[in-house]
SAM riboswitch aptamer (S box leader) from a Chloroflexota bacterium, 98 nucleotides, folded computationally.
Its mean pLDDT, the model's own confidence on a scale to 100, is 81.
It was read from a public genome assembly, where an Rfam model found it.
Of the family's consensus pairs, 89% are formed in the model.
It matches the Rfam family "SAM riboswitch aptamer (S box leader)". Rfam's curators write: The SAM riboswitch is found upstream of a number of genes which code for proteins involved in methionine or cysteine biosynthesis in Gram-positive bacteria.

RNA sequence: GCCCCAUCCAGAGCGGGCGAGAGACCUGGCUCGUCGACCCCGCAGCAACCGGCAGGCGACCUCAGCCGGCACGGUGCUCCCGCCAGGCGCGAUGGAGA
Numbered sequence: 001g002c003c004c005c006a007u008c009c010a011g012a013g014c015g016g017g018c019g020a021g022a023g024a025c026c027u028g029g030c031u032c033g034u035c036g037a038c039c040c041c042g043c044a045g046c047a048a049c050c051g052g053c054a055g056g057c058g059a060c061c062u063c064a065g066c067c068g069g070c071a072c073g074g075u076g077c078u079c080c081c082g083c084c085a086g087g088c089g090c091g092a093u094g095g096a097g098a
Stems, first nucleotide, its partner, number of pairs: 002097001004095005013043005021032003025087005044078003049074003052070002055067003082090001
């Protein structure tokens, strides 16, 4: 990169670096940005997708399944609904598979 599944109106910001565009792309609007945005790094935090640990249901035990919990590991996320409307062989994140 391909295919499939789930989610995308909840939640959570400070510092440093860089220096001109950024919010995927097209059209229209709106917003952010030299009072330094976007991006990168550090720290902090949010959440609970996967793993882990512990508990409950399943008459008993094990497994599968289901429901809560913790937040230890792997990711992710931390302005505005994926900024809004329309469009598209859309995009993003996680998981499974060949």